Background:
A computed fold for a 347-nucleotide part of an RNA from an uncultured rumen bacterium, annotated as small-subunit ribosomal RNA, central domain. The RNAcentral record of the full RNA draws on ENA and SILVA.
[in-house]
Context: one part of a larger RNA
RNA sequence: UUGGGCGUAAAGAGUACGUAGGCGGUUCGUUAAGCGGAGGGUGAAAGGCAUAGGCUCAACCAAUGUGAGCCCUCCGAACUGACAAACUUGAGUGCGGGAGAGGAAAGCGGAAUUCCUGGUGUAGCGGUGAAAUGCGUAGAUAUCAGGAGGAAUACCGGUGGCGAAGGCGGCUUUCUGGACCGUAACUGACGCUGAGGUACGAAAGCGUGGGGAGCAAACAGGAUUAGAUACCCUGGUAGUCCACGCCGUAAACGAUGAGCACUAGGUGUCGGGGCGAUAGAGCUUCGGUGCCGCAGUUAACGCAAUAAGUGCUCCGCCUGGGGAGUACGCACGCAAGUGUGAAACUC
Repeated sequence: UUGGGCGUAAAGAGUACGUAGGCGGUUCGUUAAGCGGAGGGUGAAAGGCAUAGGCUCAACCAAUGUGAGCCCUCCGAACUGACAAACUUGAGUGCGGGAGAGGAAAGCGGAAUUCCUGGUGUAGCGGUGAAAUGCGUAGAUAUCAGGAGGAAUACCGGUGGCGAAGGCGGCUUUCUGGACCGUAACUGACGCUGAGGUACGAAAGCGUGGGGAGCAAACAGGAUUAGAUACCCUGGUAGUCCACGCCGUAAACGAUGAGCACUAGGUGUCGGGGCGAUAGAGCUUCGGUGCCGCAGUUAACGCAAUAAGUGCUCCGCCUGGGGAGUACGCACGCAAGUGUGAAACUC
């Protein structure tokens, strides 16, 4: 490279938007680049391809022949392309609705922990497998009242909802994104994917300035133990929180790229619509989210209309284990490091 693959064996980029490119709905007409057919002409040579030929074969050779191919002319018009016109089912807009921890900012609340002050009150408290370190007669723990401060928002809460993913949960207000349902007024293919690129991106970490209740790497002490740089206990600093700026990684997982179409059923649930009805039950339809299950598929497990089934389009990625996500180079970063990413050697 051809191929075969990517849920778990190697392999889907963390996610989205989007440039180039690739691919692209229905109808009519034109064109004739692709495509098909015919013809003849030449076609520089060499080389290449096919087939015969010549050195015993072969490599090789040739002004040995033929062919294919290439070029030109003519014809055809189903399909692809190009041009022109039109369409509405794809896509988008409008209008009418309801749902939601979607995002940003500001304000407010209650429970609890800790600390401070005061009252009551007295000898213990705390902790464990058992203890001890620790706290306490300078009055702790317990209890009552008042105050301070930070962080998180019990119940509701739900294989519930929203978001592209990361993720999002007290209440109120302001600003704001998206999806869904109904309608069918408008645009008329405006679409899908997407190399580069750009943006977002948990936790930890970094910079500057705040904040610091609880928790808690590091650290200290007490235990345990042969030892115990641990598990358990008492403390405790970064950090966890806020603002701004970096970092750009995760088992960033559904370990399953995006889009479209098609392919038995059953049963929950969330958000809408229609029918029906006094009200319901029920029937039906669209969108999401679960479970079970047939065909099919799979190495098996399993998946099974939310496919891992059947097809099409586009991107990413894999190609034995170790060496190694290492070295080197380059780019990015304040750093930590990240991205890209080998080989020798070895089995």